[in-house]
RNA sequence: CAAAUGGAAGGCUAGGGUUCCGGCCCGCGAGAGCGGGUGCCUGGUCCGAGAGCUUUCGACCUGUCCAGGGCCUCUACGCCACGGGUCAGGUUACACGGAGGGACAAAAGCCCGGGAGAG
Numbered sequence: 001c002a003a004a005u006g007g008a009a010g011g012c013u014a015g016g017g018u019u020c021c022g023g024c025c026c027g028c029g030a031g032a033g034c035g036g037g038u039g040c041c042u043g044g045u046c047c048g049a050g051a052g053c054u055u056u057c058g059a060c061c062u063g064u065c066c067a068g069g070g071c072c073u074c075u076a077c078g079c080c081a082c083g084g085g086u087c088a089g090g091u092u093a094c095a096c097g098g099a100g101g102g103a104c105a106a107a108a109g110c111c112c113g114g115g116a117g118a119g
Base pairs, nucleotide, nucleotide: 007057008056009055010054011053012052015047016046020044021043022041023038024037025036026035027034028033058092059091060090061089062088063087065085066084068082069080070079071078094114096117100112101111102110
């Protein structure tokens, strides 16, 4: 100087709308209930973060232990080089960001997208 890796999933939250439930309003009905409207209705179901939280896995680094290959006539010890397995610890960084479009019922910090652009 250059190359490669810098990953994945689950749970939750910020946030989101309105398919379903519920609420509210209107109408029908003796009643049970039925139909319509409403998300500028707190909610339940639901969607949900690259730059939010958390957990697990994977990857990498260091070390312990175990066995394998070679050298020494052989064994042991010792030495050489490379990977494998087990266990323990550590790292997994940094990150300003439109408009517009897309899906599901619909919208969104979801997807296009660590995009365009900015410094």